[in-house]
């Protein structure tokens, strides 16, 4: 940089000592102990793995078949990540609806995976 996803889900103990929730604004969490680190446990299922059959491609003169590739469905979770307060906590730009502060859509930014 490209691309997919982001309404679900899942915590205890030790250590540590004041901060944390990306950033600004809110609003929250925190000494009935924050961040970080360690151990164990768990969630999910992106990659990887197994199976399936549909379709497309490739291979073939054609059919059949297939070493194979893309897309799709299902499955297990041993492997590679990730995650385990609050919808990505809300919002930050634009549009629509409704009307006193509400709802909806899109975008930006961010996070994670894969390339």
């Nucleotide at each position: 940089c490209u691309u997919a996803u982001c309404a679900u889900g899942a915590g205890c103990g030790g250590u540590g000592g004041a901060g944390g929730a990306a950033c600004g604004g809110g609003u929250c969490c925190u000494g009935u102990g924050a961040a970080g680190c360690c151990g164990c446990g768990g969630c999910a299922a992106c990659c990887g793995c197994g199976c399936c059959g549909g379709u497309c491609c490739c291979u073939u003169a054609u059919c059949a078949g297939g070493c194979g590739g893309g897309c799709g469905g299902c499955g297990a979770a041993u492997g590679g990540u990730g995650c385990c307060a609050a919808g990505u906590c809300c919002u930050g730009c634009g549009g629509g609806g409704g009307u006193u502060u509400c709802c909806c859509c899109g975008g930006a930014a961010g996070a994670u995976g894969a390339g």
RNAcentral holds the sequence, with entries from MGnify. A computed fold for a 115-nucleotide RNA from a bovine gut metagenome, annotated as SAM riboswitch aptamer (S box leader). Its Rfam family is "SAM riboswitch aptamer (S box leader)". Rfam links the family to the GO term regulation of gene expression. Its mean pLDDT, the model's own confidence on a scale to 100, is 81.